[in-house]
Molecule: glmS glucosamine-6-phosphate activated ribozyme aptamer
RNA sequence: UGGAGAUAGCAAGCGCCCGGACCAAAAUCCACACGUGGUUGACGAGGAGAAGGUUUAUCGAAAGAUUCGGCGGAUGCCUUCCGUUUUGUGCAGGCGAUAUUUCGACUUAAAAAGUCCGGGUAAUCGGAUAACAAAGAGCCGAAAAGCACAUAAA
Repeated sequence: UGGAGAUAGCAAGCGCCCGGACCAAAAUCCACACGUGGUUGACGAGGAGAAGGUUUAUCGAAAGAUUCGGCGGAUGCCUUCCGUUUUGUGCAGGCGAUAUUUCGACUUAAAAAGUCCGGGUAAUCGGAUAACAAAGAGCCGAAAAGCACAUAAA
C1' cells in the first nucleotide's frame, strides 16, 4: 500500500476531500522554495407509508474576500402499489397513519454572528450566554371539496 474477514461505532443541511484558501511550535539560527504535519471547507429551521427511478431536493440567517471547488449520501421530485380523503364500490383530484385546498388570527421560533470562559505556537476548535428569520406544522374561524351506481340521503 492492496485484499479478505470480525467486532464496535455511525450522520442526513449530513459525511468526506488528492483542488483552493489558511497555519507552522519542535527538528541548530534567519530568509525563500520544496516537502511534511495541521486547520478550514454551509449558520441553523423544516422534512420519512413501501418499492423502483432520478439528481445543483425546501426555507430563510449571515456575508459580500472561500457559505470557493469537488465526491458521496439524503427525508425532495416522478412512476407504481398500499392507505386516507363520504356509508359502500368504481373513476378523477388532493394527501401520508396528526393522511384535502385556500384565506385570516394565534402558537410552535433558530443557529452562526456578538460577549465571556477554556484548548492550541498558530490557522482555529470546544463550552456558556443571549438578540434576530422564513418556509413548514399545530390550533381556531371562514370559504371551497368532481362524476357514476347503490342508498331515504351524503